[in-house]
RNA sequence: UCCCGGCCGGGUGAUGGAGUUCACCUGACAACCGCCCUAUCGGCUGAUAACUCCUGUCAAGAA
Numbered sequence: 001u002c003c004c005g006g007c008c009g010g011g012u013g014a015u016g017g018a019g020u021u022c023a024c025c026u027g028a029c030a031a032c033c034g035c036c037c038u039a040u041c042g043g044c045u046g047a048u049a050a051c052u053c054c055u056g057u058c059a060a061g062a063a
Stems, first nucleotide, its partner, number of pairs: 009026005016054006034044003
């Protein structure tokens, strides 16, 4: 100096916050950055990676 592994820490998982769990990346040109279409135009689902709660949004109904 390079490579591999472990621990700790940090970061990420298509739009907000919190808890828990999971996965991935880790010195960064990394993990990650949704789908359909004629890929021009145009269209679709969802605030979660998963569960629960809150906030926001959408639809229907009741008082």
A computed fold for a 63-nucleotide RNA from a Deltaproteobacteria bacterium, annotated as Fluoride riboswitch aptamer (crcB RNA motif). Rfam family: Fluoride riboswitch aptamer (crcB RNA motif). Gene Ontology terms of the family: response to fluoride and positive regulation of gene expression. Of the family's consensus pairs, 100% are formed in the model. The coordinates come from a structure-prediction model, not an experiment, and the mean pLDDT is 77. Lineage of the source: Bacteria > Pseudomonadati > Myxococcota > Myxococcia.